[in-house]
Molecule: c-di-GMP-I-GGC riboswitch aptamer
Organism: Gammaproteobacteria bacterium
RNA sequence: GCUGAAAAAGGCAAACCCGUCGAAAGGCGGGGACGCAAAGCCACCGGUCUAAGGGACUUGUUCCUACGACAGCGGGGCCGCCACUG
Numbered sequence: 001g002c003u004g005a006a007a008a009a010g011g012c013a014a015a016c017c018c019g020u021c022g023a024a025a026g027g028c029g030g031g032g033a034c035g036c037a038a039a040g041c042c043a044c045c046g047g048u049c050u051a052a053g054g055g056a057c058u059u060g061u062u063c064c065u066a067c068g069a070c071a072g073c074g075g076g077g078c079c080g081c082c083a084c085u086g
Base pairs, nucleotide, nucleotide: 003083004082011036012035016031017030018029019028020027021026034072040078041077042076044075045074046073047070048069049068053064054063055062056061057060
């Protein structure tokens, strides 16, 4: 430096439940483990989600929009643990 078969020092924690913040998507804390070798960090590119706000009208429906969100959707960047083979 490449790689991730099996393990280990160990790590993270989906769904769901409770609390809390938020308009929502979703975040955070606790419980809980489906999984993860970067499921550590960064919205740079693509993608996905939401729509407070704004428009329309048949007035409760519909349309548009990210400056919001997702790093456990893919790519990219940065940093890092353990271990086999070369």